The prediction has a mean pLDDT of 80.
This is a predicted structure of an 82-nucleotide RNA (transfer RNA) from a bacterium.
The sequence was found in a public genome assembly.
Rfam family: tRNA.
[in-house]
RNA sequence: GCCGGAGUGGCGGAACUGGCAGAAGCACACGACUCAAAAUCGUGCGGUGAAAUCCUUGAGGGUUCAACUCCCUCCUCCGGCA
Numbered sequence: 001g002c003c004g005g006a007g008u009g010g011c012g013g014a015a016c017u018g019g020c021a022g023a024a025g026c027a028c029a030c031g032a033c034u035c036a037a038a039a040u041c042g043u044g045c046g047g048u049g050a051a052a053u054c055c056u057u058g059a060g061g062g063u064u065c066a067a068c069u070c071c072c073u074c075c076u077c078c079g080g081c082a
Stems, first nucleotide, its partner, number of pairs: 001081007010026002019065001028044005046055002058074005
């Protein structure tokens, strides 16, 4: 230099025919239970904010009524070829 793959909450990992994004799990917070704790159960848990209907899928553009998903450029990581 060329080719291919990956990037989504604190972690990890779904949603791929373009049609409700943040599922299940872990961690965390609060509560219940307990003499107390563990275990178990319940509720909550991306960002801003008084509130979410606003914003959010590596970054920036494009196509579309609609994009994590398709197209372009770039960044990072992994593999292959030279």